[in-house]
Context: one part of a larger RNA
């Protein structure tokens, strides 16, 4: 821009894409077959490999500053307690959320249709024979459905429901202010390169803060006591704490602006 008024929500499915893999064991059955050795078709069941999708309750990683420990040095007047630097985390031990796989769940399927090679029925041309000439069956991981995703620019532009209405000016080309609705600006997100999409915007829990909880670290500082002291014990599962869960209007979503029908 189009989809012959303007919108919102939900859809139909033309068409397109994805997927389709394999192994082993057991039963049938030590049966059919075979002198024996050996050893099935058909049919059924189970366990896996590989691949795919989703997720983070479990297991396991990461987790750049969440907690603790450690060394050297400089500084905070000194002690104590801390901060900086030692990589672009100084080193070490752990680790929430998130993101992950090595973890978990599910799928990788029957079935249907039309067929290939091939196997047939009936059957003439050609008194026979013949699956074929008319006609009718069977038959594959291939083909079309079935499963998952996209999808009305499918210009053949579809459908359903709901909302807004028939304004003002006009040189009749159009212009203007609006409706339903939408957007900008705003707080943001398990959404995201940017866009887009979702939530919220005071009639409010959208983000931050605060409060409580979970969870992490692992018993802070100070003080008291014990010990000559290093240190230990008590206060104390303490103190501190990013993302998680819930609550709470304390802070910020203010004020506002723009677009948007009048119907061939």
């Nucleotide at each position: 821009c189009g989809u012959a008024g303007g919108a919102a929500a939900c859809u139909u499915g033309a068409g397109g894409g994805g997927g389709g893999u394999c192994a082993c064991a057991c039963c049938u059955a030590g049966u059919a077959c075979g002198a024996g050795a050996g050893g099935a078709c058909c049919g059924g069941u189970g366990u896996g490999a590989g691949g795919g999708u989703a997720c983070c309750g479990c297991u396991a990683g990461u987790g750049a500053a969440u907690c603790a420990g450690c060394u050297g040095u400089u500084c905070c007047g000194c002690c104590a307690g801390g901060a900086g630097c030692a990589g672009g985390a100084g080193c070490u031990g752990a680790g929430u959320a998130g993101c992950u796989a090595u973890g978990u769940a599910c799928c990788u399927g029957a079935c249907c249709g039309a067929u290939a090679a091939c196997c047939g029925c009936u059957g003439a041309a050609a008194g026979c024979a013949u699956c074929u000439a008319a006609g009718c069956g069977g038959g594959a991981a291939a083909c079309g459905g079935g499963c998952c995703c996209c999808g009305a620019g499918a210009u053949g532009a579809g459908g359903u429901u709901u909302c807004c209405c028939a304004c003002u000016c006009u040189u009749c080309g159009g212009a203007g202010g609006u409706a339903a609705g939408g957007g900008c600006a705003g707080u943001u997100c398990g959404a995201g390169a940017c866009u887009a999409g979702g939530a919220c915007g005071u009639a409010g829990a959208u983000a931050g803060g605060c409060c409580g909880g979970a969870g992490g670290u692992g018993u802070a500082a100070g003080u008291a006591c014990a010990g000559u002291g290093a240190u230990g014990u008590a206060u104390u599962g303490a103190g501190c704490c990013g993302a998680c869960c819930g609550g709470u209007a304390c802070u910020a979503a203010u004020a506002g602006c723009c677009c948007g029908a009048g119907g061939c």
This is a predicted structure of a 264-nucleotide part of an RNA (large-subunit ribosomal RNA, domain VI) from Marinitoga okinawensis. The coordinates come from a structure-prediction model, not an experiment, and the mean pLDDT is 88. NCBI's taxonomy places the organism under Bacteria, Thermotogota, Petrotogales, Petrotogaceae, Marinitoga. Its Rfam family is "Bacterial large subunit ribosomal RNA". The full RNA is in RNAcentral, with records from ENA.